RNA sequence: ACCUUUCUUCGGGGCAGGGUGAGGCGGGUGACCGCCAAUUCCCGAUCGGUGGUGACGCCUCCAGAUGUGCACGGGAUCCGAGGGGCGAAGUCCACGAGCCGCUUAGGCACGAACUGGUGAAAAUCCAGUACCGACGGUAUAGUCCGGAUGGAAGAAGGAGGAA
Numbered sequence: 001a002c003c004u005u006u007c008u009u010c011g012g013g014g015c016a017g018g019g020u021g022a023g024g025c026g027g028g029u030g031a032c033c034g035c036c037a038a039u040u041c042c043c044g045a046u047c048g049g050u051g052g053u054g055a056c057g058c059c060u061c062c063a064g065a066u067g068u069g070c071a072c073g074g075g076a077u078c079c080g081a082g083g084g085g086c087g088a089a090g091u092c093c094a095c096g097a098g099c100c101g102c103u104u105a106g107g108c109a110c111g112a113a114c115u116g117g118u119g120a121a122a123a124u125c126c127a128g129u130a131c132c133g134a135c136g137g138u139a140u141a142g143u144c145c146g147g148a149u150g151g152a153a154g155a156a157g158g159a160g161g162a163a
Stems, first nucleotide, its partner, number of pairs: 003161008017043003023036005045143002047133002049095004056087006064078003090131002098108003113129005135146003
């Protein structure tokens, strides 16, 4: 180091601006007028949990090449392959959040990407254009309020045990 027990801490972001007016309130005998009114509708704006993978990026090690030079040494530049470290996908693989339950086991539910470029190779790079987002409430909600000062995928660290 690995395995194992236990404890602590951490562990989700987001409608600027405009339009419409369901509805409400007030005025008027009345036709009607005025005001308020959606982060939900329309235009537009905006956000991206966890582990893995990762042809990308940065750093580093070893080796090599280029090139200056008569040559050696030294220095400079570049960098295919290789070792190590860090970062890196909403829509690739998995997990979490929800509901049921005997609250254990278990069951149900569980979203979304194409095109072009480069290249030996693209699900991840570059460019463009799209798309997705639990439940309850409320004028129809990824973004407001609520369950939730909750839970959780997990992350980091401390202390012990075994071999």

A computed fold for a 163-nucleotide RNA from an Alicyclobacillaceae bacterium, annotated as FMN riboswitch aptamer (RFN element). Lineage of the source: Bacteria > Bacillati > Bacillota > Caryophanales > Alicyclobacillaceae.